[in-house]
RNA sequence: CUCUUAUCAAGAGCGGCGGAGGGAUAGGCCCGAUGAUGCCCGGCAACCAGCAGCAGAGCUGCAAGGUGCCAAUUCCUGCAGAGCGGUCAGCUCUGAAAGAUGAGAG
Numbered sequence: 001c002u003c004u005u006a007u008c009a010a011g012a013g014c015g016g017c018g019g020a021g022g023g024a025u026a027g028g029c030c031c032g033a034u035g036a037u038g039c040c041c042g043g044c045a046a047c048c049a050g051c052a053g054c055a056g057a058g059c060u061g062c063a064a065g066g067u068g069c070c071a072a073u074u075c076c077u078g079c080a081g082a083g084c085g086g087u088c089a090g091c092u093c094u095g096a097a098a099g100a101u102g103a104g105a106g
Stems, first nucleotide, its partner, number of pairs: 001106008013041001015040003021031003025078004042070003047066002050062005074098001079095006
C1' cells in the first nucleotide's frame, strides 16, 4: 500500500510544554492569541491478547498487556433511492461511496 471483516448517536482534564494554524478531501459550517493543531501527563472505552464461568461454536464477567480514542453524529453535505413540500427553495429517512479504528491476510 491492497484485500477481507467488525464497529463508527455513548464516553473522556478548569493540568504542563509550546506557539499558528486546525477540523482527511471539495463545498459549507465551525475551532483557534480568552492559546487551538501537536507533544507530555491525565482520562475514556474495551477491538485483540490474558484470566474465570458455562460441555463447545460462542456468550457472560474480570482486568487493562498491545492498539485506539478524548470539539461538533465520521461536524454536515458531496452518489443513489424513497417520502414531505402545488412547483421551486428546502426538510426527513434509507442505502452506497469515501474516511477512521481494530483484527486477519497478501

The RNA shown here (SAM riboswitch aptamer (S box leader)) has 106 nucleotides and comes from Alteribacter lacisalsi. Rfam family: SAM riboswitch aptamer (S box leader). Rfam links the family to the GO term regulation of gene expression.